[in-house]
RNA sequence: GCGGGUGUAGCUCAAUGGUAGAGCAACAGCCUUCCAAGCUGAAGAUGAGGGUUCGAUUCCCUUCACCCGCU
Numbered sequence: 001g002c003g004g005g006u007g008u009a010g011c012u013c014a015a016u017g018g019u020a021g022a023g024c025a026a027c028a029g030c031c032u033u034c035c036a037a038g039c040u041g042a043a044g045a046u047g048a049g050g051g052u053u054c055g056a057u058u059c060c061c062u063u064c065a066c067c068c069g070c071u
Stems, first nucleotide, its partner, number of pairs: 001070007010024004018054001027041004047063005
């Protein structure tokens, strides 16, 4: 330099264009003499910019970070 892949919650992962979900963690409550465990509840996220579309995590372009391969 060229090609490919990945990027979603604090962490690990879903979501084939139509209200972004789950598990764990953390927080509050319940339970318990206390702690742990268990139960309930609420909060929290699409790497960045632009385009297409009535509507984009999803399609297109650019860019950033990381990984792999080629030279």
Source information:
Predicted 3D model of a 71-nucleotide RNA (transfer RNA) from a Hyphomicrobiaceae bacterium. The prediction has a mean pLDDT of 83. NCBI's taxonomy places the organism under Bacteria, Pseudomonadati, Pseudomonadota, Alphaproteobacteria, Hyphomicrobiaceae. Its Rfam family is "tRNA". By type it is a transfer RNA.